[in-house]
Molecule: Bacterial RNase P class A
Organism: Acidobacteriota bacterium
RNA sequence: GUUGGGGGAUGGAUAGCCGCUCGCGCAGGCGAGAGGAAAGUCCGGUCUCCACAGGGCAACGUGCCGGCUAACGGCCGGGGGGGAUCUCUUAAAGGGAUCUUUACGGAAAGUGCCACAGAAAAUAUACCGCCGGAUCUAAUCGUCCGGUAAGGGUGAAAUGGUGCGGUAAAAGCGCACCGCGGCCGGAGCAAUCCGGCUGGCAGGGCAAACCCCACGCGGAGCAAGACCAAAUAGGGGAGGAGGAGCGGCUCGCUCCGUUACAACUUCCGGGUAGGUCGCUCGAGCCGCACAGUAAUGUGCGGCCCAGACGAAUGGCUAUCGCCCGCAAGGGUACAAAAACCGGCUUAUAGUCCUCCAUCUGCC
Numbered sequence: 001g002u003u004g005g006g007g008g009a010u011g012g013a014u015a016g017c018c019g020c021u022c023g024c025g026c027a028g029g030c031g032a033g034a035g036g037a038a039a040g041u042c043c044g045g046u047c048u049c050c051a052c053a054g055g056g057c058a059a060c061g062u063g064c065c066g067g068c069u070a071a072c073g074g075c076c077g078g079g080g081g082g083g084a085u086c087u088c089u090u091a092a093a094g095g096g097a098u099c100u101u102u103a104c105g106g107a108a109a110g111u112g113c114c115a116c117a118g119a120a121a122a123u124a125u126a127c128c129g130c131c132g133g134a135u136c137u138a139a140u141c142g143u144c145c146g147g148u149a150a151g152g153g154u155g156a157a158a159u160g161g162u163g164c165g166g167u168a169a170a171a172g173c174g175c176a177c178c179g180c181g182g183c184c185g186g187a188g189c190a191a192u193c194c195g196g197c198u199g200g201c202a203g204g205g206c207a208a209a210c211c212c213c214a215c216g217c218g219g220a221g222c223a224a225g226a227c228c229a230a231a232u233a234g235g236g237g238a239g240g241a242g243g244a245g246c247g248g249c250u251c252g253c254u255c256c257g258u259u260a261c262a263a264c265u266u267c268c269g270g271g272u273a274g275g276u277c278g279c280u281c282g283a284g285c286c287g288c289a290c291a292g293u294a295a296u297g298u299g300c301g302g303c304c305c306a307g308a309c310g311a312a313u314g315g316c317u318a319u320c321g322c323c324c325g326c327a328a329g330g331g332u333a334c335a336a337a338a339a340c341c342g343g344c345u346u347a348u349a350g351u352c353c354u355c356c357a358u359c360u361g362c363c
Base pairs, nucleotide, nucleotide: 001359003357004356005355006354007353008352009351010350012320013319014318015317016316017315018314020033021032022031023030024029035334039345040344042343043342044341045340046339047221048220049219050218060216061215062214063213064078065077066076067075068074079104080102081101082100083099084098085097086096087095088094105212106211110210111209112206113205114204127152128151129148130147131146132145133144134143135142160178161177162176163175164174165173179201180199181198182197183196184195185194186193187192225277226276227275228274235268236267237266238265239264242256243255244254245253246252284303285302286301287300288299289298290297291296321332322331323330324329
């Protein structure tokens, strides 16, 4: 330097015109106006309403230890396990460093499952072998009985591993080291680690199978919820004996009502349309200092940064940047607030930084 992958940052710029939402102003007008994820709505909270004596069960969630935080299934640090690279030592096992990864309580409470292959997948067992004995034979082979689990074979996994001794062949049968269980001591807040003694070693795996243990957890969600409040039609209280028709007026007539259930007047109340609040100054943002390995916290200074609801944040023009194209021209990622905040997860063109791998060139 090429190519690929992981992580992080960034997420086009300027000007003009016409619009939209909000704020301020008497007004001309001025000012502000999407994101790193606004997304998925997965987890935790603030806020609001409903429910709620106490205890338990069920259901659901979480699960090494410590810390951070308003809280968390998040983050930081540590421990154990796995992996990669480098390195030290050894006969072998093993030790150390760096990076990375990890749902990592319990499998000696119980139940269940472990495909295929295999003798056997868990009260053990024996296919090929190995060894001894019997039998047949001249001998081997074969057959039968017994010992064994070293070696081979099956499998994702086979009843501790390596070596020496031992034996007919074998075997923790014995021994050394490693591993494992128990006890004791030391270090650490703890997870855990280190050392000593002891036991030949007793039960392989799966709990993102049921289950057991510990802890947590009431429900619904801003269309939460609160306030103001038409028209029309109901409801309640008070007043109220007249009302309607006969084409305008008067008389008259007809019908309905009359100790109340009418018309009419007035008041009250609930809900609807509509409006207002909730609504954005907040676990806020930026900078510096201090404490801490860090997450984070504290102090000081500065700043105000959408608030809509048939839901604004747009359109056009010009110039520049980047990509494609000979040119004309075309394109410029993922995606767009909906009460708010802390996380997680997923998406993301191009550019920049960094790490790893690969190939190539030079020294």